Predicted 3D model of a 361-nucleotide RNA (Bacterial RNase P class A) from a soil metagenome.
RNA sequence: UGGAUGGAUAGCCGCUCGCGCAAGUGAGAGGAAAGUCCGGUCUCCACAGGGCAGCGUGCCGGCUAACGGCCGGGGGGGAUCCCUCAAAGGGGUCUUUACGGAAAGUGCCACAGAAAAUAUACCGCCGGUUUGUCCCUGCAAAGGGGUGAGCGGGUAAGGGUGAAAUGGUGCGGUAAAAGCGCACCGCGGACGGAGCAAUCCGGCUGGCAGGGCAAACCCCACGCGGAGCAAGACCAAAUAGGGGAGGAGGAGUGGCCCGCUCCGUUCAGACUUCCGGGUAGGUCGCUUGAGCCGCUCAGCAAUGGGCGGCCUGGAUGAAUGGCUAUCGCCCGCAAGGGUACAGAAACCGGCUUAUAGUCCA
Numbered sequence: 001u002g003g004a005u006g007g008a009u010a011g012c013c014g015c016u017c018g019c020g021c022a023a024g025u026g027a028g029a030g031g032a033a034a035g036u037c038c039g040g041u042c043u044c045c046a047c048a049g050g051g052c053a054g055c056g057u058g059c060c061g062g063c064u065a066a067c068g069g070c071c072g073g074g075g076g077g078g079a080u081c082c083c084u085c086a087a088a089g090g091g092g093u094c095u096u097u098a099c100g101g102a103a104a105g106u107g108c109c110a111c112a113g114a115a116a117a118u119a120u121a122c123c124g125c126c127g128g129u130u131u132g133u134c135c136c137u138g139c140a141a142a143g144g145g146g147u148g149a150g151c152g153g154g155u156a157a158g159g160g161u162g163a164a165a166u167g168g169u170g171c172g173g174u175a176a177a178a179g180c181g182c183a184c185c186g187c188g189g190a191c192g193g194a195g196c197a198a199u200c201c202g203g204c205u206g207g208c209a210g211g212g213c214a215a216a217c218c219c220c221a222c223g224c225g226g227a228g229c230a231a232g233a234c235c236a237a238a239u240a241g242g243g244g245a246g247g248a249g250g251a252g253u254g255g256c257c258c259g260c261u262c263c264g265u266u267c268a269g270a271c272u273u274c275c276g277g278g279u280a281g282g283u284c285g286c287u288u289g290a291g292c293c294g295c296u297c298a299g300c301a302a303u304g305g306g307c308g309g310c311c312u313g314g315a316u317g318a319a320u321g322g323c324u325a326u327c328g329c330c331c332g333c334a335a336g337g338g339u340a341c342a343g344a345a346a347c348c349g350g351c352u353u354a355u356a357g358u359c360c361a
Base pairs, nucleotide, nucleotide: 001361002360003359004358005357007327008326009325010324011323012322013321015028016027017026018025019024030341034352035351037350038349039348040347041346042228043227044226045225054224055223056222057221058220059073060072061071062070063069074099075097076096077095078094079093080092081091082090083089100219101218105217106216107213108212109211122159123158124155125154126153128151129150130149131148132147133146134145135144136143137142167185168184169183170182171181172180186208187206188205189204191202192201193200194199232284233283234282235281242275243274244273245272246271291310292309293308294307295306296305297304298303328339329338330337331336
């Protein structure tokens, strides 16, 4: 660092759920129940078709309900061992990898450096030319050589800068150089072979390029409707409010009052009754499921098939606890103290993170 495991037994008192008329009886947190980061089941809402925008994924094949997960393979990087004494090269083992496109376009590449990308030239290296100076030859004119400076060229070997500098090593070549030529390595191209594919191998061919960054915008390919069990469905009290029916009566008119007349057209409305929405409350969803265990078959594996067995939390201000005793482990001379990370909230598959002690590699 990775993997496995995640204290044991007994008694008493409680809590939740199932079964039972009752007495009782059975079951009762995890490897991560966590983070809520992906994918699904389920539920409701939305939905002609296409496009844009947005988000996500990104070598290949397989597995799966699905995935950004897992398995296998390929390419790249790293470590180590071997061929082998060393280099180059090859091979084995382990490990790691967001690994489409940089020749569509845009952008960025700090500092240093001449130059960070249409290349260019700081120190150098090598010719040419002008000129100073020194030496040699010569009577002289002149010639030759050394050295310094200026101008104008060639070059990119070497040095220097940088994370990165326009293929690498060697030989030839040259004034000095340079794929300028050649061999090997690397790279590109088409071809042939192997493989489902990624890709690999082989000879041939081209002197050979526009360095890097897409976890910058972007381009390409593929995928994606939204909200979430407080989803959602059902039953349904009181109070208030809504609607229908009945309805004392109000209204109108004459009159001092009592009264009389007319209408069910309009408005208001105690009370009675019915209906519907909805709140509290209750029920369902709710735990039998992509389930668990064992054997076996197919497969390198992930995984899948067959057979047999098992039922293993379902609460809702929220159960799964407390005490005692003994043992295990740790600290301590002892008395005694401690025993990791952490606790379901509809369910499932992953990922990530946390984890004392013990065991394995």
The model forms 90% of the base pairs in the Rfam consensus. The coordinates come from a structure-prediction model, not an experiment, and the mean pLDDT is 77. Its Rfam family is "Bacterial RNase P class A". It is annotated as a ribozyme.